A computed fold for an 82-nucleotide RNA from a Campylobacterales bacterium, annotated as c-di-GMP-I-GGC riboswitch aptamer. The sequence was found by an Rfam model in a public genome assembly. Taxonomically the source falls in Campylobacterales (Bacteria, Pseudomonadati, Campylobacterota, Epsilonproteobacteria).
RNA sequence: UAGUAAAAGGCCAAACCUGUCGUGAGGCAGGGACGGAAAGCCACGGGUCUUCAUGGGAAUGAAGAUAGCCGGGUUGCACUGA
Numbered sequence: 001u002a003g004u005a006a007a008a009g010g011c012c013a014a015a016c017c018u019g020u021c022g023u024g025a026g027g028c029a030g031g032g033a034c035g036g037a038a039a040g041c042c043a044c045g046g047g048u049c050u051u052c053a054u055g056g057g058a059a060u061g062a063a064g065a066u067a068g069c070c071g072g073g074u075u076g077c078a079c080u081g082a
Stems, first nucleotide, its partner, number of pairs: 001081004011036002016031006034068001040074003044071003047066008
């Protein structure tokens, strides 16, 4: 510096259960592993979800949640090649 077919020493941890915080989506901690090569970090664009307000409704607005929905940004591991 280019790439990601296979592999994983080490790393993370879905569902579910328990505790706790929150009106809620969900967060955090413990247990637990479906999976993951960025399942590290950032709500910038789109999506989805929640709460509140407006509205006959469709919907719109505001404030949030999700990075394990996708894209983007940024840092990095392993392996292979130059």
Its mean pLDDT, the model's own confidence on a scale to 100, is 84.